Overview
The part of an RNA shown here (small-subunit ribosomal RNA, 3' major domain) has 481 nucleotides and comes from a metagenome. The RNAcentral record of the full RNA draws on SILVA.
Context: one part of a larger RNA
RNA sequence: UGACGGGGGCUCGCACAAGCGGUGGAGUAUGCGGCUUAAUUCGAGGCAACGCGAAGAACCUUACCAGGCCUUGACAUGCUUGUGGUAGGAAGCCGAAAGGCUAACGACCCCGCAAGGGGAGCUUGCACAGGUGUUGCAUGGCUGUCGUCAGCUCGUGUCGUGAGAUGUCGGGUUAAGUCCCAUAACGAGCGAAACCCUUGUUCUUAGUUGCCAGCAGGUUAUGCUGGGCACUCUAGGAAGACUGCCGUCGUCAAGACGGAGGAAGGUGGGGAUGACGUCAAGUCAUCAUGGCCCUUAUGGCCUGGGCUGCACGCGUACUACAAUGGCUGGUACAAAGGGAUGCGAAACCGCAAGGUGGAGCGAAACCCAAAAAACCGGUCCCAGUUCAGAUCGGGGGCUGCAAUUCGCCCCCGUGAAGGAGGAAUCGCUAGUAAUCGCGGAUCAGCUACGCCGCGGUGAAUAUGUUCCCGAGCCUUGUACA
Repeated sequence: UGACGGGGGCUCGCACAAGCGGUGGAGUAUGCGGCUUAAUUCGAGGCAACGCGAAGAACCUUACCAGGCCUUGACAUGCUUGUGGUAGGAAGCCGAAAGGCUAACGACCCCGCAAGGGGAGCUUGCACAGGUGUUGCAUGGCUGUCGUCAGCUCGUGUCGUGAGAUGUCGGGUUAAGUCCCAUAACGAGCGAAACCCUUGUUCUUAGUUGCCAGCAGGUUAUGCUGGGCACUCUAGGAAGACUGCCGUCGUCAAGACGGAGGAAGGUGGGGAUGACGUCAAGUCAUCAUGGCCCUUAUGGCCUGGGCUGCACGCGUACUACAAUGGCUGGUACAAAGGGAUGCGAAACCGCAAGGUGGAGCGAAACCCAAAAAACCGGUCCCAGUUCAGAUCGGGGGCUGCAAUUCGCCCCCGUGAAGGAGGAAUCGCUAGUAAUCGCGGAUCAGCUACGCCGCGGUGAAUAUGUUCCCGAGCCUUGUACA
C1' cells in the first nucleotide's frame, strides 16, 4: 500500500422486511449428470455451466460409430509430363451409394491462308494441400462477471531516507469522486452526467395507399363514389423541463421539502452506452494464430446407424389439480411484424387437419389475420367430475428422395398421475407483478411449451434498516500478500 476480520461508523441495492405470484410434490417438454452403447461427437461446471454454443440433429447438418471406397486428394498456388478427337458426356455393366469398368456422340479461346503453334480444360509426377487432431496455462479477437457499482488514475508542487502520502481527506449534498464549502495543494484525464434512439404534449410542413367533419350522389350494407385535408394518422422540421418561478429550511452555498403553472417536475418513462482492473474466468469447435502431432490417414467421399438410447439424480419451463371454473351460442376492442422457388382472398369439398381454386399484393393499397382474456345468454352442481389431459389403439392429412429407428397436425376411442405440494428456494416497487393472446428470426417440415419482440386486462405492498446477502466511503487491528 492492499487484502481480510463472527472490528467500528456512515450509506446504498427486491438484500431483508411489507406484499403478490411461483419453484420444490404430479404429468409432460427440454438441458445436464449418471448408466448403457459399435457410437450414444465436442464444448460449457458456484454465483457468472445445465430451454447454454444450437435463431430448427429424419438424410444433409455431423464433428461420433460400423461398413464400402479415394490417395496431389472435395479445395489453393507453382513447376513439370502427356493430351488437346481434349473438356464434357446420353446409354450400358457391378454396386446400397460413393466408386470402378466401358462407351455412341463431341466442343471452346488466341495467332495463322494452310500446315501447325499457344491457351483454357483434363492428366502424370513433385512441391504441397487438408486436419472440428492437441495446447484458451503460448496467443489475437470476441464475451461473461463484480457492476451502470462510483470508482480508477495522471502532470506539476509539497511532505517522507524510502515504500509511499497528499490531491481523492473533512463538513454538507447527490443516483453519482454530483455539486458546494473548507483545504499544501493547483489542475487534468478515463469513468458518472450530457450529447444518441424511443415514448409522453403542442405547433408547423406534406395529404396517398391514410382519414371523413361539413356538402352532393349511391347502396340491403360499407369512405363505396364525387369532393375535402378539418380530425385521426403517417414522417420531416420546431417548441417544451431549466429547481426556471413562489414559499420554508439551509452556511449568504450546494441543495432539500412544499406549492403554482404545465401534457410532463426535479435523471419524466424505457433503451443503447459497461472506467482502471478482477477471476492464468470462457472460447484453438465462429474466425485468426505460435508450438506440437497425423500424411494411402487423425485427410477425403458414400450408405446405414448414432447425437432422440433409460433402474435413476438435478436444473429450467409448460399443462394442471377446477366454479374468479369447464363446455357451448352470440358479440366487441390491439400493437408490432412478415410476404415473390413468397403471402395467398372469395367460392366450393371435407366433422377436422387439409384439399380444389386462384382474385389481389414486391404491399399505409392485397394477404397472413381469427386477436384472446373481457362482455351478454345457456348448461354443469363439487364428484377424480362435463376437472385434468398423460398413455395407448384405430383412421386420416401435410412437408420432404425418404417420417421404422426419429417429424408435426386432425378425427374417433382410451382416459393415467394430479384434491395446492416437506426441508428449502426464486421473481417482482407500476402500466411493474400477475394474466391474455399476436408476431418474428432460424426454417422444406418440425419435436417452439424455447428465444426475441408486440400489444390487451391490470393489482398488492414498502412502518423501516435490527438481522441474512452483495457493494461503496472513512476508520481500526493483523503473525497474511